Overview: This is a predicted complex of two RNAs, RNase P RNA and transfer RNA, with 449 nucleotides together.

RNA sequence: UGAGAGGCCCGGGCGGCCGCUCUCGGGGCGAACGCGCCGCGAGGGAGGAAAGUCCGGGCUCCUCGGGUCAGGGUGGUUGCUAACAGCAACCGGUCGCGAGGCCAGGGAAAGUGCCACAGAGAAUAGACCGCCUGCACGGACCGCGUGUCCGCGCAGGUAAGGGUGAAACGGUGCGGUAAGAGCGCACCGCGGUCCUGGUGACAGGAUUGGCAGGGCAAACCCCACCCGGAGAAAGACCAAAUAGGGGGGCGUGUGAGACCCGCACGAAGCGCCCCCGGGUAGGUCGUUCGAGGCCGAGCGCGAGUUCGGUCCCAGAGAAAUGGCCGCCCCCCUUCGCAAGGAGGGGACAAAACCCGGCUUACAGGGCCUCUCACGCG
RNA sequence: GCCAGAGUAGCUCAACGGUAGAGCACCGCUUUCGUAAAGCGGGGGUUACGGGUUCAAAUCCCGUCUCUGGCC
Numbered sequence: 001u002g003a004g005a006g007g008c009c010c011g012g013g014c015g016g017c018c019g020c021u022c023u024c025g026g027g028g029c030g031a032a033c034g035c036g037c038c039g040c041g042a043g044g045g046a047g048g049a050a051a052g053u054c055c056g057g058g059c060u061c062c063u064c065g066g067g068u069c070a071g072g073g074u075g076g077u078u079g080c081u082a083a084c085a086g087c088a089a090c091c092g093g094u095c096g097c098g099a100g101g102c103c104a105g106g107g108a109a110a111g112u113g114c115c116a117c118a119g120a121g122a123a124u125a126g127a128c129c130g131c132c133u134g135c136a137c138g139g140a141c142c143g144c145g146u147g148u149c150c151g152c153g154c155a156g157g158u159a160a161g162g163g164u165g166a167a168a169c170g171g172u173g174c175g176g177u178a179a180g181a182g183c184g185c186a187c188c189g190c191g192g193u194c195c196u197g198g199u200g201a202c203a204g205g206a207u208u209g210g211c212a213g214g215g216c217a218a219a220c221c222c223c224a225c226c227c228g229g230a231g232a233a234a235g236a237c238c239a240a241a242u243a244g245g246g247g248g249g250c251g252u253g254u255g256a257g258a259c260c261c262g263c264a265c266g267a268a269g270c271g272c273c274c275c276c277g278g279g280u281a282g283g284u285c286g287u288u289c290g291a292g293g294c295c296g297a298g299c300g301c302g303a304g305u306u307c308g309g310u311c312c313c314a315g316a317g318a319a320a321u322g323g324c325c326g327c328c329c330c331c332c333u334u335c336g337c338a339a340g341g342a343g344g345g346g347a348c349a350a351a352a353c354c355c356g357g358c359u360u361a362c363a364g365g366g367c368c369u370c371u372c373a374c375g376c377g
Numbered sequence: 378g379c380c381a382g383a384g385u386a387g388c389u390c391a392a393c394g395g396u397a398g399a400g401c402a403c404c405g406c407u408u409u410c411g412u413a414a415a416g417c418g419g420g421g422g423u424u425a426c427g428g429g430u431u432c433a434a435a436u437c438c439c440g441u442c443u444c445u446g447g448c449c
Base pairs, nucleotide, nucleotide: 001373002372003371004370005369006368007367008366009365010364012328013327014326015325016324017323018322020045021044022043023042024041025040027038028037029036030035047348051359052358054357055356056355057354058353059231060230061229062228071227072226073225074224075223076090077089078088079087080086091105092103093102094101095100106222107221111220112219113216114215115214128162129161130158131157132156133155134154135153137151138150139149140148141147142145170188171187172186173185174184175183189211190209191208192207193206194205195204196203197202235285236284237283238282245276246275247274248273249272250271251270252269253265254264255263292311293310294309295308296307297306298305299304329346330345331344332343333342334341335340378448379447380446381445382444383443384442387401388400389399390398395432403419404418405417406416407415425441426440427439428438429437
């Protein structure tokens, strides 16, 4: 200098004017107020993903939700954590020259199932071509034999070679054999046993076994571990008007044309008043101080954890966090030899109970560490 | 806000993990004086998109996008 790998951070800045929302203080008016309305002042006011709602937890209710089944999830090991499918370190596999990247990474000898097409044969293997042996027949040759070679048929052997396939029942080599074959041997791979190191996944070594039945469990399943369900429209409280419900008091009916008293019937209906209770509208809480942020120190390789100091940092309710102007910054287009001018643009997206993660989107910019190649010293 | 389901040809729908099909529609031919109907033939697919598992994926798993439905 070029090409890469891993990680972290920012997400336009400053000023002026006008607005929105919340909290606090204070003023005026409503006779009074902690209530309402209208001004004033001070302070706070989106994100790294607030998103998708994919995991995990807090919190609330479901009788205490205690056990089991069903169902679902996870899957190398050891840790971290409130918990996790997250993270860290390590192990194994695989890709890369490398820094590093990726891996749902338990069990296929518990059982069941699937392996299309092609192919002889696809899981108690199998024989199409080929190779080899024997027998019979035919032909050729000369050394005339129990001969050699070729062709065809039959009966066998074989799994080296060819061929099919994603996959063909360990691989390579030597020996061996009629031809072959773990049939024998060496090396590699694999299984068993033991030893050593490691908390462990696992690694290394020794010895032994000719090798033992391929793949798929993001097919059913088995094993180990985890999960009770629903979710802020969870849930708690206050509580109108109207119409129902319950209770009490008073009045009202008929026998009898009118009025009064008494009696009998009836005890239901109607009217008025009072009290009680449930629910609706509406309102309040839950609701933002929290597994919290920042700084420092200790422990740990690390994820993290402990201690000390310091700070308070959105809480709306159909939903505020916005708009305009000026200067600067960045990008694009265009004019210009240049200085510079003109025009356009500034990503993804925006809280709704709160946290820890994952995933996805993102204009542009900055920083740190490391690798490889080339050049120079 | 919370929770479910679906995406295959122009339309409506099929398809054990093993060559993606059917009906209607479209195009051509036959038939007819011509059209329709009928008959014969044909074209048309990134199985919404991106990864993964597998020899092999529309199908199984994960993520993204779009659409639909439910909840005081």